[in-house]
Formats: sequence, C1' cells, structure tokens
RNA sequence: CGCGGAGUAGCUCAGGGGCAGAGCAGCGCCCUCAUAAGGCGACGGCCGCGGGUUCAAAUCCCGCCUCCGCAA
Repeated sequence: CGCGGAGUAGCUCAGGGGCAGAGCAGCGCCCUCAUAAGGCGACGGCCGCGGGUUCAAAUCCCGCCUCCGCAA
C1' cells in the first nucleotide's frame, strides 16, 4: 500500500429503512436467621467520527479513525 471483517448499555452480543433490545454485571425490593441461588422492578445508548441519499438512517452510499485477519 491492496482486500475482507468488526465498531450498538460497564461487559458479551442481537437488530440490516419507521422514535433501540437481550443476557451478564451493578442498584432497589421480595424470599432467608444470614449468605448464595431464585423472583419482581427501575436505571443505564444522542448506535466510532464527518458528509450524502431519503418524508424518515443504527440500518443504504462516500470519506476518515480504531481493532482483527488475508495477500504482497
């Protein structure tokens, strides 16, 4: 330098045009003599950055950044 993949909650990952979800962790409550396990609930995101397309973009297009892999 070329090609491909990934970037979404604290962590691991879904979601591939119509105001964003799960599991785990953390918090509160219930249960227990107590702890763990279990049950219930709330919180937590301007979807890596900047443009473009569209009535509408996490999603499609372009550029850039970071990480991983392949080739040279």

Transfer RNA from a Pyrinomonadaceae bacterium, 72 nucleotides, folded computationally. Model confidence (mean pLDDT): 83 of 100. The sequence is in RNAcentral, with records from ENA. The organism belongs to Pyrinomonadaceae, within Bacteria. It matches the Rfam family "tRNA". Its family is annotated with triplet codon-amino acid adaptor activity in the Gene Ontology. It is annotated as a transfer RNA.